[in-house]
Context: one part of a larger RNA
Molecule: small-subunit ribosomal RNA, 3' major domain
Organism: Trichopus zeylanicus subsp. travancoricus
C1' cells in the first nucleotide's frame, strides 16, 4: 500500500421493515441433470447455467447414429485434354448415384485461338460444427449506472509511498461549497441523443368535421376551426417567495405561477478493473490433429426415449365465479411467393368465389376484461380441464416415430399448497386482451412490443444480504 475481521463510525439500495401478488403441493408445457440408447449431437453449471446459444429439430436444419456411396473431392486457385453451355427420354436404385439413347451450337475472332461453362487426368492443395476460450482477437455477462479510477507539476518521506482524492457541510453522484502544501487535468457522473407529457407556427391527403347543404354511412359538395400526423420552435433553470443554514453549497414548504417542479417519466449511454468468467459451434486466428477420413453426398433413425430429481412458466382449485344471449370502448404492429373483404357452403376446423390494397385509403381485425338481462346455489358441481376413443379438414414430396387446430364423446389430479423462497414503490404491482419476429406448417403457455382496467404500503434503519467512504486490529501478500 492492499487484502481481510462473527472490529468501530457514517451512508446507500425492494436489502430489511410495512404491504401486495406469487413459487414451493396438482396437471401440463419447456429446459437441465440422471438413467437408457446404435445415437439420444453440443456449449452454458451459485448469484452471473437450466422457456439459455435456438427470432421456431417431421425431411432440410444437423453438428449424432445405422446403412449405401465419393476420393483433387460440395467449394477455391493454378496445369493439361476434350466437348460450348444447356435440354429430353429410358433402365436400375431407398436415394445419392450409375448406365444407355436422342436432339443441339450460340458470343468475340487477326481463323491461331479466346471468354464463359461441362466432363476427364496428374499434382500442389481443398475441407474439418475435430482439440485447446488456460495460446488469442473480437464480442458479451457480472460487481454496477455502483461512484469510483488515475495523471502532471509541486511539496513531504532514506525508501516502499503519501499529499491532491483527507477534514466541516451537501448531493442521486469525487455533485457542489468552505477549509487545507497543494495547484491543475483526464476517464467515469451530469449535460448533449431518442421517446413521452403542454402550447405556438406551418402543412392539410389517404386523416379530421365546428359551421352550410346532404346521406344508410364524413357518403358527397364544402371547410382548415378542432382531432390527428409530419416538420420547426418555445418551455423548467431551485428562476421567484418564505424559513432555518456559515451572508456558501444546498435543504424544507399541501407557497405562487405553470401542461410539467426539483434528474418530470422512460430508454440509449456502462470508467479503471474483478472473475485464467463465457464464447475456437457467429466470425477471425496461433499451435496440435484427421486428410480412401475426424472431409463430402444420400436414405432412414435420433436430437421428442423415461423409474426419477431440479429450474422457469401456463392452467386451475371457483360465486368479486362459470355458462348462454345482447351492447360498448384501444394502442402498436404486419401484408404482393402476401393480407384477403363480400357472397355461397359446412355444426366447426375449413372449402369455393376473388372486390380492394405496394397501404393514415384496403386487409389481418373479433379487442378482452367491462356493462345489461337470465340460469345454476357450495357440490369434485353448469368447478377443473389432463387423458383417451372416434370422425372430418389444413400445411407440406411426406404428419408412424414426431405437427398444430376442429366436431362429438371421455372427464384425471386439484378444495389455496411444509420447511423455505422470489417479484414489485404508481399509471407501478395485479389483472385483461391485441400485435410482431422466426415461420410452408408448428409443438409459442416462450421472447419482444402495445394498449384497457387499476390497487395496498413505506413509521423507519435495530436486524439479514449487497455496495461506498473512513478509522482500527492482523502471525496474510
Nucleotide at each position: 500500500u492492499g487484502a481481510u475481521g462473527g472490529g468501530g463510525g457514517c451512508c446507500u439500495a425492494c436489502a430489511c421493515a410495512a404491504g401486495u401478488a406469487g413459487u414451493g403441493a396438482a396437471g401440463c408445457a419447456u429446459g437441465u441433470g440422471g438413467u437408457u440408447u446404435a445415437a439420444u449431437u453440443u456449449g452454458a453449471u451459485g448469484c452471473a447455467a437450466a422457456g439459455u446459444g435456438a427470432a421456431g429439430a417431421a425431411c432440410c436444419u444437423u453438428a449424432c447414429u445405422a446403412g449405401g456411396g465419393c476420393u483433387u473431392g460440395a467449394c477455391a486457385u493454378g496445369c493439361u485434354g476434350u466437348g460450348a453451355a444447356u435440354c429430353c427420354u429410358c433402365u436400375u436404385g431407398a436415394a445419392a448415384g450409375a448406365g444407355a439413347g436422342g436432339g443441339g451450337u450460340g458470343c468475340c475472332c487477326u481463323c491461331g485461338g479466346g471468354a464463359a461453362u461441362g466432363c476427364g487426368g496428374a499434382c500442389a492443395c481443398a475441407g474439418g460444427u475435430g482439440g485447446u476460450g488456460c495460446a488469442u482477437g473480437g464480442c458479451u455477462a457480472u460487481c454496477a449506472u455502483c461512484a469510483a479510477c488515475u495523471c502532471a507539476u509541486g511539496c513531504c518521506a532514506u525508501a516502499a509511498g503519501a499529499u491532491g482524492u483527507u477534514g466541516g457541510g451537501u448531493u442521486a453522484a469525487g455533485u457542489c461549497c468552505c477549509g487545507c502544501a497543494a495547484u491543475g487535468a483526464g476517464c467515469a457522473c451530469a449535460a448533449c441523443c431518442c421517446u413521452c407529457a403542454c402550447a405556438u407556427u406551418u402543412a392539410g391527403u389517404u386523416g379530421c368535421c365546428a359551421c352550410c347543404a346532404u346521406u344508410g354511412a364524413g357518403u358527397u359538395u364544402g371547410g382548415a376551426a378542432c382531432c390527428c400526423u409530419g416538420a420547426a420552435c418555445a418551455g423548467a433553470u431551485u428562476g421567484c417567495c418564505a424559513g432555518a443554514g456559515a451572508u456558501a453549497a444546498g435543504c424544507u414548504g399541501a407557497a405562487a405561477g405553470g401542461a410539467a417542479g426539483g434528474u418530470a417519466a422512460g430508454g440509449a449511454u456502462g470508467a479503471u478493473g474483478u472473475c485464467a468468467a463465457g464464447u475456437c459451434a457467429u466470425c477471425a486466428u496461433g499451435c496440435c490433429u484427421c486428410g480412401u477420413a475426424u472431409g463430402c453426398c444420400c436414405u432412414g433413425g435420433g436430437u421428442g426415449a423415461c423409474a426419477c430429481a431440479c429450474a422457469u412458466g401456463c392452467u386451475a382449485c371457483a360465486a368479486u365465479a362459470g355458462g348462454c344471449g345482447g351492447g360498448a370502448c384501444a394502442a402498436a404492429g404486419g401484408g404482393u411467393u402476401g393480407c384477403g373483404a363480400u357472397c355461397c357452403u359446412a355444426c366447426g376446423a375449413g372449402g369455393g368465389u376473388g372486390a380492394g390494397c405496394u397501404a393514415a385509403c384496403u386487409c389481418c381485425a373479433a379487442a378482452a376484461a367491462c356493462c345489461c338481462a337470465u340460469c345454476c346455489u357450495u357440490a369434485g358441481u353448469u368447478u377443473g380441464g389432463a387423458u383417451u376413443g372416434u370422425a372430418g379438414g389444413c400445411u407440406g414430396c411426406a404428419a408412424c416415430u414426431u405437427g398444430a387446430a376442429u366436431g362429438c364423446a371421455u372427464g384425471a389430479a386439484g378444495c389455496u399448497g411444509g420447511a423455505a423462497u422470489c417479484g414489485c414503490u404508481a399509471g407501478u404491482a395485479a389483472u385483461c386482451g391485441c400485435c410482431g419476429g422466426u415461420c410452408a406448417g408448428c409443438c409459442a403457455u416462450a421472447c419482444g412490443g402495445c394498449g384497457g382496467u387499476g390497487a395496498a404500503u413505506u413509521c423507519g434503519u435495530u436486524c439479514u444480504c449487497g455496495g461506498g467512504c473512513u478509522u482500527u486490529g492482523u502471525a496474510c501478500a